This is a predicted structure of a 1457-nucleotide RNA (small-subunit ribosomal RNA) from a metagenome. Its Rfam family is "Bacterial small subunit ribosomal RNA". RNAcentral holds the sequence, with entries from SILVA.
[in-house]
């Protein structure tokens, strides 16, 4: 730092993931030590049990009570007191606040203990607890009565000081401080020591830490929350408090906040700081520190130096618990622990030894603060699971092309070492003082030896991003996934195994933040066409602002000082073996106050100036705008004249109107609407928008001149006005046009296009809607940045007698262009450049111009505007094809023009249905279908049925056997296959010999394999069609483009041809075209087996010949083209071979060959029958016909091409004929094979016939082991359809179509198919408007599996979110009224009353207290609302969803732009 991901492919815009880091984390697997840190994020849920606040006998009394006993010492407890208990510790529920941060301010205050200075502590008086008596109660506890102490309480004296009126002085100054002086009021407590002295206490004044209250700033969302506010603001006066203050009354004004966003509603503890980022930022606020706030929940107040108090008190309340039912207890958000709730979060632990706090003089006492261990991989940091050697590259896995390869120096093995472990031995520091004692942690930590590789390795991924590969197995299943996405039989993506890759005591998953994203853009985006300029103007607030002087210093920059806590971060150093961690040291951090300074720039004061606005004079242009009057053409209407049968209207028609006289035509007359030509890319207006003429009213703009003013300007959030067309209101009006509607076409349907008709409406006046693709899809000004040409309206200048002409200039309006800009497209002085000012808007598609709610409207509607839920794309520009019922060009039997035909008809043949045990299999628009098949009776054959074999019919190895072996095989069984199975009977080679020993070969067996027409042609190779013999398809190098791509290959011309030529940012090559290659025509020559009898034909060879070569002529040239000439041929001379990159997952595993799958006594092999030959039908191809341009009979005549030894097969001879019988010649120019249509004759005479011949019976003949299924001919007889063929559709341009007949392959037989040969031999092309198929150039496109595309919308049926619904049912905060607990506070206080004070000692007063009462009040209860949530029959529209219906609106002129 980027990456994947819309497209065929590109550029951009956009949004979705990814890779990085971080957590108090949880979950899955997995696990050796150690340090160090951290550990309920959820119910501020409830809580058992311990402990988490006491201490002082040197403040005191009674020696009270209880224990030990040494009997007089100790040491614990209760009381009443002093300090504490407001620290320390928890939690974050409230709170948007002066609550926090920061900087101020307090002349408006308080402060126990603590320091420090000054003065002072004198004498006195009365209770009340403990404690003894005594009641009452279950308890908790409570009354009575008696005694007594004090540093507890109370008077009295002193007043250093204080504090209050008064007065005068000083400083300060909005307010106070301070000195002076008279009056008045106003303190105290005492322990302890033998003492010295010390702790104490009162008053004052300082201080130091602490706090109380005040301000200025700073930090969160929504406006679909726009007003809010009566004690509210403010003021006098009193009361309150330590103190300001409406903090509380009374009274008096009517203020106060508020779009710089008041109120209201959601959410939030705030801070140092954490975590990410380069940084700005952006999230968070656990552990640690400051602050606040709270303690079961709501209230209140005593006490106190301090609280309106977590382990205190009163009271409501909810809940728990005890109860003797009367009453009483409690408050873990304190350490632990327990339930619950959660994905989830520890020990009912040791110690006060350090540290700190509290009382104490102190000793100590108390501390769940703390210090420690404990639990947990929850985090960070360090270690370790050995090292070094070791190839025969072992074994075992896995994989293979069977060679190997791979794990993998990795084991084993050899050599060492002990960090860790175990076990022994030593063994702190933390421990402070003058010394002495004092350790939970701990016999830790850390050393030292011993023993011994010994006690220690998992996760996760491996299609791409992203580092890493294979094999099984599965077969759109199972499964996987963060995104594009894999899986539908060869899966690097599922699932297992091997290997590899990354991290490793821990890996991956999951959540979240930050980044990456500049994708909210301050730094740093953006708005013609991608999301975006308000439809336009006017103008308030606000932002911004011209030129020179001058004042201040508010912003601005610069110095100093304070302050920004510690802790963190960042560097440095240091201490734990390193590290984490932890010390010490130094930066840096600010919208911060204060203070001095400088003043360019911005503000502010003052003063001046014209260029910027405005102004004023001449003039000029115009469909600006309102009102009123006038005008003609037209359509339609009504009257009338002329006339007569149609008119209208469409592609084509009908419906309509006309014999009651239409349409047409002439003449009058009504009425409403609209202004022809002028017209123009032209003029005016902000914008919408404006069009005959004329009068009137007023506006606005340009010029050209300049007295005047002197910045008055620009921009505009709300606000306000203008605003097309439709719509709505009332009233008018209504010619012609015309939504709805009604008919008629049209269509499958046509609620549409098209015809005839017609209502609102369109028109007027007066009012509402307030929106348009209201567009330049372009917000307003202001400057500045080449040109060019055009037009409109105006000046100058030149010129002229004057108009014109030309030059210059200002204002509009348009084109074309340079820089420059842009994703391209493109914009260019009318900017989408280059700047600056202000407004508006934009953040991914869809839901959605939509819900809610709120404003606004008669109403329709509109403005304003969301979220769930949903996809991974939507989207611009451009690029290549591809398609059009877009266009131009051209070409092809593609049309046309013409022959023959095909579709009817009988038969053949394929096919397709259908049948069947089987009717094997494939071919399947063109390009399948007399196709594979050049030949199915058996074989063939792959199908069925049946009846045998199982190393098999066929191939290699092997293991074992075997001499009467192998072979050969009468005979039986059987359809055969095959099965048993007499008898015969070997061969080679060794070895002396043998049939008998051992080997080969052949048998026989064992096993490996053989074998499949079995699946997969969509795994494939090879061949093949087909576009199309179409003229295309590409490439180097260079140039243009960000780029996909162009370019060349496009233009003009030509041509069969991207065939040539010309021109060009191309210049060049390749694969096609052509040419070379065979054939055919003509001729020379050579040669010659064979015809013939040789001139020659002929075959076979070698050559010649045709090149637009040669003349004319078009065309700017040239290519080329047209004419001729010569010549057998003439422009490619006719034919054939040749098929370019590609296109169809085109066909074929059934020609072959081949991966994978599958069968293996079968899906292999053999035999015997059978079917491939079926038959209601449909389709393709062809034969043969329907007849006289014929048929039959009978004479006659001329070809090639080819083929023959299993073969052709003559003369002869039989038979009506097929054919037989013979067999001459032929291994082939030698021998065999009747060419037919044609000619000449001559019946037939228009008919179902002397055409047609199908069917059908009977006799034969060939071939073949076989002719029944199921072959071919023959001969007699029979004689069916069919008299030219609907709709459509094939072939064909010359030796060709069409007719004609021979030959070959296959083949025992079989040909109407197939290849091929030759006879005869035409008609017709104007000409490219249609069809069809193509080839180029252009264009549109939302299509690229490419138009057999791509798509929308209703129905229906699932699903999942939402909005409305009579209602229902919680929540919250307020009001209004009513009831009020405790309590402070205020009234009264006939009851009660130790202190002082007065007395006759009885009492009186002062003060106090109980009680009653009254303001407030927390809760509660009543009410209507507000504002929010759940649920709710039913309903609405959304989304998704596999192949569902119906249609066919959009995208091509998308077939009605």
């Nucleotide at each position: 730092a980027g990456a994947g991901u819309u497209u065929g492919a590109u550029c951009c815009u956009g949004g979705c993931u990814c890779a990085g880091g971080a957590u108090g984390a949880a979950c899955g697997c997995u696990a050796g030590c150690g340090g160090u840190g951290u550990g309920c994020u959820u119910u501020a849920u409830g809580c058992a049990u311990g402990c988490a606040a006491g201490u002082c006998g040197a403040a005191c009394g009674g020696u009270u009570c209880u224990a030990g006993c040494u009997u007089g010492c100790u040491a614990g407890a209760a009381u009443a007191g002093u300090c504490g208990a407001a620290c320390g510790g928890g939690u974050g529920a409230g709170u948007a606040a002066c609550a926090c941060g920061u900087a101020a301010g307090u002349a408006a205050c308080c402060u126990g203990c603590c320091c420090u200075u000054a003065a002072g502590u004198g004498g006195g008086g009365g209770a009340c607890a403990a404690c003894c008596u005594u009641g009452g109660g279950a308890a908790a506890c409570c009354g009575g009565g008696g005694c007594u102490a004090a540093u507890a309480c109370c008077g009295c004296a002193u007043g250093u000081g204080g504090u209050g009126c008064c007065a005068u002085u000083a400083c300060a100054c909005g307010a106070g401080u301070a000195a002076u002086g008279u009056c008045a009021c106003u303190a105290a407590a005492g322990c302890a020591g033998u003492a010295a002295u010390g702790c104490g206490c009162u008053u004052a004044a300082g201080g130091a830490g602490g706090g109380g209250c005040u301000u200025g700033c700073g930090g969160u969302c929504g406006a679909u929350u726009a007003g809010c506010u009566a004690g509210u603001u403010g003021g006098u006066a009193a009361g309150g408090u330590a103190a300001u203050g409406g903090c509380u009354u009374a009274c008096c004004a009517a203020g106060g906040c508020u779009a710089u966003g008041a109120u209201c509603g959601a959410u939030a503890g705030c801070u140092g700081g954490u975590c990410u980022g380069a940084g700005a930022g952006g999230a968070c606020g656990a552990u640690c520190a400051g602050c606040c706030a709270c303690a079961c929940u709501g209230g209140g107040a005593c006490u106190g130096a301090g609280a309106c108090a977590c382990g205190g008190c009163c009271c409501a309340g909810a809940c728990u618990c005890c109860u003797a039912c009367g009453g009483g207890a409690g408050g873990c958000a304190g350490c632990a622990g327990c339930a619950a709730g959660g994905a989830a979060u520890u020990u009912u632990a040791g110690g006060c030894a350090a540290u700190g706090g509290g009382g104490g003089a102190a000793a100590c006492c108390c501390u769940g603060a703390c210090c420690u261990a404990g639990c947990a991989a929850c985090a960070c940091c360090g270690c370790g699971u050995g090292a070094g050697g070791g190839a025969u590259g072992a074994a075992g896995g896995c994989u293979u092309u069977c060679g190997g390869g791979u794990u993998g120096u990795a084991a084993a093995c050899c050599u060492c070492u002990u960090u860790u472990a175990u076990c022994a031995g030593g063994g702190a520091a933390g421990a402070a003082u003058a010394a002495a004692a004092u350790g939970a942690c701990g016999g830790u930590a850390c050393c030292u030896g011993a023993u011994g590789a010994a006690u220690a390795a998992g996760c996760u991924u491996c299609g791409g991003c992203u580092a890493a590969c294979u094999a099984c197995g599965u077969g759109c299943c199972a499964g996987c996934a963060g995104c594009c996405g894999c899986g539908g039989u060869a899966a690097g993506a599922c699932g297992u195994a091997g290997g590899a890759a990354g991290c490793a005591a821990g890996c991956g998953u999951u959540a979240u933040c930050c980044g990456g994203a500049u994708u909210u853009a301050c730094u740093g985006g953006g708005c013609g066409u991608a999301a975006a300029g308000a439809g336009a103007g006017c103008g308030u607030a606000g932002g911004c602002g011209g030129u020179c002087c001058u004042u201040c210093a508010a912003g601005u920059c610069g110095g100093a000082u304070g302050u920004g806590a510690a802790a963190u971060c960042u560097c440095c150093c240091a201490g734990c073996u390193u590290a984490a961690c932890u010390g010490g040291g130094a930066u840096a951090g600010g919208u911060c106050a204060u203070u001095c300074g400088a003043u360019a720039c911005u503000g502010u004061u003052g003063g001046a100036c014209u260029u910027g606005a405005g102004g004023u004079a001449a003039g000029c242009a115009g469909g600006g705008g309102g009102a009123a009057a006038u005008g003609g053409a037209a359509u339609u209407c009504a009257c009338g004249g002329u006339g007569u049968a149609g008119u209208g209207g469409u592609g084509g028609a009908a419906u309509g109107c006309g014999u009651a006289g239409a349409u047409a035509u002439c003449g009058u007359g009504a009425g409403g609407a609209a202004c022809a030509c002028c017209a123009g890319a032209g003029g005016c207006g902000a914008a919408g928008g404006c069009g005959a003429u004329u009068u009137c009213c007023a506006a606005g703009g340009c010029u050209u001149a300049u007295a005047c003013u002197g910045a008055c300007g620009c921009u505009g959030a709300g606000g306000c006005u203008c605003g097309a067309a439709a719509g709505c209101g009332u009233g008018g009006g209504g010619a012609g046009c015309a939504a709805a509607c009604a008919g008629g076409a049209u269509u499958a349907g046509a609620u549409a296009u098209c015809c005839u008709g017609g209502u609102a409406g369109u028109c007027c006046a007066c009012g509402c809607u307030g929106u348009a693709a209201a567009c330049g899809a372009u917000g307003a000004a202001u400057a500045c940045u080449a040109g060019g040409u055009a037009u409109a309206g105006g000046g100058a200048g030149u010129a002229u007698c004057g108009a014109c002409c030309c030059u210059c200039u200002c204002u509009g309006u348009g084109c074309c262009g340079a820089a420059g800009c842009u994703a391209a497209c493109g914009c260019u002085u009318u900017a989408a450049g280059u700047a600056u000012u202000c407004c508006g808007c934009c953040u991914g598609g869809g839901g959605a111009c939509u819900a809610c709610g709120g404003c606004c409207g008669c109403a329709a509607g509109g403005c304003u505007a969301a979220a769930a839920c949903u996809c991974a794309a939507a989207g611009g520009a451009a690029u290549u094809g591809a398609c059009g019922g877009g266009g131009g060009c051209c070409c092809g039997c593609a049309c046309a023009a013409g022959c023959a035909g095909c579709g009817g008809a009988g038969c053949g043949u394929g096919u397709g249905g259908u049948u069947u045990a089987a009717u094997u299999c494939g071919a399947u628009g063109c390009u399948a279908c007399g196709c594979g098949a050049a030949g199915a009776a058996c074989c063939u054959u792959a199908c069925c049925c049946a009846g045998a074999c199982u190393u098999g019919a066929c191939a290699u190895g092997u293991u074992g056997g075997a001499a009467g072996u192998a072979g050969c095989g009468a005979a039986c069984c059987g359809a055969a296959a095959g099965g048993u199975a007499a008898g015969u009977g070997a061969a080679c080679u060794g070895u002396a010999a043998a049939a008998u020993c051992a080997g080969u070969a052949a048998c026989c067996u064992u096993c490996a394999c053989a074998g499949g027409u079995g699946c997969u042609g969509c795994a494939u190779g090879g061949c093949u069609g087909u576009c199309g013999u179409c003229a295309g398809c590409u490439c180097g190098u260079g140039c243009c483009g960000u780029g996909a791509g162009g370019u060349g290959u496009u233009u003009g011309g030509u041509u069969a041809a991207g065939u040539c030529c010309u021109g060009c940012a191309a210049c060049g090559a390749g694969c096609g075209c052509a040419a070379c290659c065979c054939u055919u025509a003509u001729c020379g020559u050579u040669a010659g087996u064979u015809g013939u009898u040789u001139u020659c034909u002929c075959u076979a060879g070698c050559g010649a010949g045709a090149c637009u070569g040669c003349c004319c002529u078009g065309c700017a040239a040239a290519a080329c083209g047209g004419g001729g000439a010569g010549g057998a041929a003439g422009g490619u001379g006719g034919g054939g071979a040749u098929g370019a990159c590609g296109u169809c997952a085109a066909g074929u595993c059934a020609g072959c060959a081949u991966g994978g799958c599958c069968c293996u006594u079968a899906u292999g092999u053999c035999u015997g029958g059978g079917g491939c030959u079926a038959c209601a039908c449909a389709c393709a191809c062809g034969c043969u016909a329907c007849a006289a341009u014929g048929g039959g009979u009978g004479g006659u005549a001329c070809a090639a091409u080819u083929g023959g030894u299993u073969g052709c097969a003559a003369u002869g001879g039989g038979g009506u004929g097929a054919c037989c019988c013979g067999g001459a010649g032929c291994c082939a120019a030698u021998c065999c094979g009747u060419a037919a249509a044609g000619c000449c004759a001559u019946c037939c005479u228009c008919a179902g016939u002397u055409c047609g011949g199908a069917u059908u019976a009977c006799a034969g003949g060939c071939u073949g082991a076989a002719a029944c299924u199921c072959g071919c001919c023959u001969g007699u007889a029979u004689g069916a359809a069919g008299c030219u063929g609907g709709a459509g559709u094939u072939g064909c341009u010359a030796g060709u179509a069409g007719c004609c007949g021979c030959a070959g392959g296959u083949c025992a037989g079989c040909a109407c198919a197939c290849u091929g040969c030759g006879g005869u031999g035409a008609a017709u092309a104007c000409g490219u408007u249609c069809u069809c198929g193509g080839g180029c150039c252009u264009u549109g496109u939302a299509c690229a599996c490419a138009c057999c595309g791509c798509c929308c919308g209703u129905c229906a049926c699932g699903u999942c979110a939402u909005g409305a619904a009579a209602g229902u049912u919680g929540g919250u905060a307020a009001c209004a009224c009513u009831u009020g607990a405790a309590g402070u506070c205020g009234a009264u206080g006939c009851g009660c009353u130790a202190a002082c004070c007065c007395u006759u000692u009885u009492g009186g007063g002062a003060g106090g207290c109980a009680g009653u009462c009254g303001c407030c009040g927390a809760g509660g209860g009543u009410g209507g609302g507000a504002c929010u949530g759940a649920u709710g029959a039913u309903u609405g529209g959304g989304a998704c969803g596999a192949a569902g219906u119906c249609g066919u609106a959009a995208c091509a002129a998308g077939g009605u732009a």